[in-house]
C1' cells in the first nucleotide's frame, strides 16, 4: 500500500426479503433453606464502532473514516 473478515446489554453471541433488539451467563430484588450453594420469578442494563447518504422509516442498504483479526505484496 491491496484484500477478506469482524465492531449490538459488563461477557459470549443471535437477529437483517428494511418496520422503533433478544438469549445465555453476569448483576440487583424476592422465594425456597438453620445458613450457603443450587433452582424458579420478577427487575435494572442498550445513542447496534464514528459521521454522511437513500427512503415515510436504517442494527439492516450506500460511501467514507476509525479500532481490532487474517492473507498478498
Nucleotide at each position: 500500500g491491496c484484500c477478506g473478515g469482524a465492531g449490538u446489554a459488563g461477557c459470549u453471541c443471535a437477529g437483517u426479503u428494511g418496520g422503533u433488539a433478544g438469549a445465555g451467563c453476569a448483576c440487583g430484588u424476592c422465594a425456597u433453606u438453620c445458613g450457603u450453594a443450587a433452582u424458579g420469578a420478577c427487575g435494572g442494563g442498550g445513542u447496534c464502532g464514528u459521521c454522511a447518504g437513500u427512503u415515510c422509516a436504517a442494527u439492516c442498504c450506500u460511501g467514507a473514516c476509525c479500532u481490532c483479526c487474517g492473507g498478498c505484496u
Molecule: transfer RNA
Organism: Candidatus Nomurabacteria bacterium